Predicted 3D model of a 169-nucleotide RNA (glmS glucosamine-6-phosphate activated ribozyme aptamer) from Candidatus Kurthia intestinigallinarum.
The model forms 89% of the base pairs in the Rfam consensus.
Its Rfam family is "glmS glucosamine-6-phosphate activated ribozyme aptamer". From the family's description: This entry contains a glucosamine-6-phosphate activated ribozyme that is found in the mRNA for GlmS. GlmS is an enzyme that uses fructose-6-phosphate and glutamine to generate glucosamine-6-phosphate. The ribozyme catalyses self cleavage of the glmS mRNA that is thought to regulate GlmS activity.
The RNAcentral record of the sequence draws on Rfam.
RNA sequence: AAAACAGUUAUAGCGCCAGUACUAAGGAAAUAAAGCCACACAGCCUUAGUAGACGAGGUGGAGGAGUAUCGAACAUUCGGCGGAUGCCUCCCGGUCGUAUUGCCCGAUCGAUGAUGACUUUUAAAACAAUGAAGUAAUUUGUUGGACAAAGAAGUUAUCAGGCAAAUUC
Numbered sequence: 001a002a003a004a005c006a007g008u009u010a011u012a013g014c015g016c017c018a019g020u021a022c023u024a025a026g027g028a029a030a031u032a033a034a035g036c037c038a039c040a041c042a043g044c045c046u047u048a049g050u051a052g053a054c055g056a057g058g059u060g061g062a063g064g065a066g067u068a069u070c071g072a073a074c075a076u077u078c079g080g081c082g083g084a085u086g087c088c089u090c091c092c093g094g095u096c097g098u099a100u101u102g103c104c105c106g107a108u109c110g111a112u113g114a115u116g117a118c119u120u121u122u123a124a125a126a127c128a129a130u131g132a133a134g135u136a137a138u139u140u141g142u143u144g145g146a147c148a149a150a151g152a153a154g155u156u157a158u159c160a161g162g163c164a165a166a167u168u169c
Base pairs, nucleotide, nucleotide: 014082015081016080017079019078020051021050022049023048024047025046026045027044054071055070056069060091061090062089063088064087092110093109094108095107096106097105100165101164102163103162104161113159114158115157116156117155118154119153120152121151127144128143129142130141131140132139133138
């Protein structure tokens, strides 16, 4: 020094980079021939860097599979790997099924029936201006003005089982 161990902080459009592209330095080849392309340059190798998802929304437990919601963008936000609040099954529990209780069934969820309507719910980047760092690719701060959809919340309308018990009228 590395590795290991321990602790703290941050993180789910979250993290990482070997394809790809770009930058820098060095190197090979080359002022001949052959082949290809073209009429300008580029191109090759090594090393080191840079880029590689803009926010909204989302976690009962266990297991499973695994490209898992919504829109924005002058669209490499490509491609790959890992993960993930999504999905499926089961378990626990909840709500609704037209006064209550119990059981079953159905639907649907983890503050919670189905289908509609209305209202509310700080978008951010990109963009523009202006700085800072770096040889560069590029990174990042500040200011400005915006523009979504889904989901969620509230109100409202309509729709939506069976059996039994007791009570009331």